[in-house]
Context: one part of a larger RNA
Molecule: small-subunit ribosomal RNA, 5' domain
Organism: uncultured organism
RNA sequence: AUGAACGCUGGCGGCGUGCUUAACACAUGCAAGUCGAACGGACGGAUUGGAGCUUGCUCCAUGAAGUUAGUGGCGGACGGGUGAGUAACGCGUGGGUAACCUGCCCUAUGCAGGGGGAUAACGUUUGGAAACGAACGCUAAUACCGCAUAACCUAGUUGGUUCGCAUGAACUGGCUAGCAAAGAUUUUAUCGGCAUAGGAUGGACCCGCGUUGGAUUAGCUAGUUGGUGGGGUAACGGCCUACCAAGGCGACGAUCAGUAGCCGACCUGAGAGGGUGACCGGCCACAUUGGGACUGAGACAUGGCCCAAACUCCUACGGGAGGCAGCAGUGGGGAAUAUUGCACAAUGGGGGAAACCCUGAUGCAGCGACGCCGCGUGAGCGAUGAAGUAUUUCGGUAUGUAAAGCCCUAUCAGCAGGGAAGAAAAUGACGGUACCUGACUAAGAAGCCCCGGCUAACUACGUGCCAGCAGCCGCGGUAAUACGUAGGGGGUAAGCGUUAUCC
Repeated sequence: AUGAACGCUGGCGGCGUGCUUAACACAUGCAAGUCGAACGGACGGAUUGGAGCUUGCUCCAUGAAGUUAGUGGCGGACGGGUGAGUAACGCGUGGGUAACCUGCCCUAUGCAGGGGGAUAACGUUUGGAAACGAACGCUAAUACCGCAUAACCUAGUUGGUUCGCAUGAACUGGCUAGCAAAGAUUUUAUCGGCAUAGGAUGGACCCGCGUUGGAUUAGCUAGUUGGUGGGGUAACGGCCUACCAAGGCGACGAUCAGUAGCCGACCUGAGAGGGUGACCGGCCACAUUGGGACUGAGACAUGGCCCAAACUCCUACGGGAGGCAGCAGUGGGGAAUAUUGCACAAUGGGGGAAACCCUGAUGCAGCGACGCCGCGUGAGCGAUGAAGUAUUUCGGUAUGUAAAGCCCUAUCAGCAGGGAAGAAAAUGACGGUACCUGACUAAGAAGCCCCGGCUAACUACGUGCCAGCAGCCGCGGUAAUACGUAGGGGGUAAGCGUUAUCC
């Protein structure tokens, strides 16, 4: 010094912090939705009009607001968790990309003409225990597909100018070929759409250096090392493939097996250094185990999909469903680690034109002396040094101004009244909280360890190498300051000791 645990004890508050073990298994609830101002329906029925008459009812039409399963868009690649794997360009640091991508956002220039065919929803029929389907028929779009137009875009080809560390790069011409678009509404202003260029942001790849111990691991390697052609990627590359060559790494420690997420930081130390990598922040990896791709600007995503495996559950035995290393919570393991809480009020995120909706992120509350810090458990006076207790040489001495008593105060807790900031107009979970005021009673609030030396603090009794103590030296065998108890003393204090680990 600690994310600690254990023993004894325990008044209050603030701020932090809390599964270090089984990346063990999980009941239940919640944790990612949103948009009707993209679309056709369905439900819904305000309103208005008409008809019939039984004059307050029925029927027909109209259909506003609203709700929304489905199609479609954006977001589910963020946020949150964990550290299993990884000794690696994973991380740190410094560079490179003339080898790259980037939705939403910002800036600039230009454009949005004209068409087509479907499909869910829905209806009918139908299969299945269920999960979930199948066939036929109908319909819309900012869904899908051609056509037109189009450049300073792309590709090919062919000129010029300038420049670079090499492959080459930038600028500027000609010709050929190719690629766009979508509308909505509270209706004339917004929000969108398409192309191109630039920016910003985020990512990708490459390189120098650094990054644990073992030689009782000395040789390792076949896509292996390099080349050519081809493929693939946003992009370079054995990344992949065919052929050719025989290379490449290694005592400056390859390979192998062990251990481990890395860093900012944290602990310690005068420093150099040593140790650690909880909380907070950055990066990486993972999501029951293994593999795979799809969609997309972005994933090889998992609160998405497919396959295989183990496990659990449902079943009509034909077949299906699931994944807490999200927040709570349960079992288990363990010396050991919390509530199945409140709220979107704030900050931030997603969607929306907005109202708003969602948000176990977050803000708060609850539990734990787990840590740090602060406060209190009273202050003053009070000797005949009361009583009690311990001891005694029986005179006394100690406890000890300690108590009692007198007087004073009210921090905390308790009672009553008021009562915020946090919120820009409105909106406060926290919370009648913090805080302020008043009255009230010394009342409700002290333990733990030690006293042989190291090391601050001593006597009596009991015990008799017994019972026991102990960090080291060592105590105990009849006067033990070392064991046990008592009185006294020392240290510390809402804590004190012990254990573990690091300096």